[in-house]
């Protein structure tokens, strides 16, 4: 001074599934909304389980499962990708 790796935060991207019904509130009406019930669906906050595979006797493991959370018009939130800082420890 370099290089990867980690965490964290910021910007940009970022998918999927009914705007279902039916009560009730609120509302002149109706439409939008909240709440609740029922059915039908989603998978990529989070959570679980297993597996390739990997390290030692048991574990760790996924963009696979599963749907308990969540979530099914916009919005908002998102793994995940890139990129900018600040932090960390390895490596020359």
């Nucleotide at each position: 001074c370099a290089a990867g790796g980690c965490u964290u935060g910021g910007u940009c991207g970022g998918a999927g599934a009914g705007a279902g019904u039916g009560u009730c509130a609120g509302u002149u009406u109706u439409c939008a909304u909240g709440a609740u019930a029922c059915c039908g669906c989603c998978g990529a906050a989070g959570g679980c389980g297993c597996a390739a595979c990997u390290g030692c006797c048991c574990g760790g493991a996924a963009a696979c499962g599963c749907u308990c959370a969540g979530g099914c018009a916009a919005a908002u939130g998102a793994a995940c990708g890139a990129u900018c800082a600040a932090g960390u420890a390895u490596u020359g």
Predicted 3D model of a 92-nucleotide RNA (Glycine riboswitch aptamer) from a Steroidobacteraceae bacterium.